[in-house]
RNA sequence: UCCGCGAUAGCUCAACGGUAGAGCAGCUCGCUGUUAACGAGUUGGUUCCAGGUUCGAAUCCUGGUCGCGGAG
Repeated sequence: UCCGCGAUAGCUCAACGGUAGAGCAGCUCGCUGUUAACGAGUUGGUUCCAGGUUCGAAUCCUGGUCGCGGAG
């Protein structure tokens, strides 16, 4: 320098162009003499950045940043 993959909640990851979800963690309550465990509920998002396409973009297109792998 070129090619491929990835970037989404605090963490690990989902989400055929049509209201962004799950598990864990956090918070509240129940249970218990207390804690832990368990059960119920609940909060939390500038979907890496900037443009474009579209009635509508996390998703498609272009460029950039960072990470991983490969080629030279």
Notes
The prediction has a mean pLDDT of 81. The RNA shown here (transfer RNA) has 72 nucleotides and comes from Parcubacteria bacterium C7867-001. NCBI's taxonomy places the organism under Bacteria, Bacteria candidate phyla, Candidatus Parcubacteria. Rfam family: tRNA. By type it is a transfer RNA.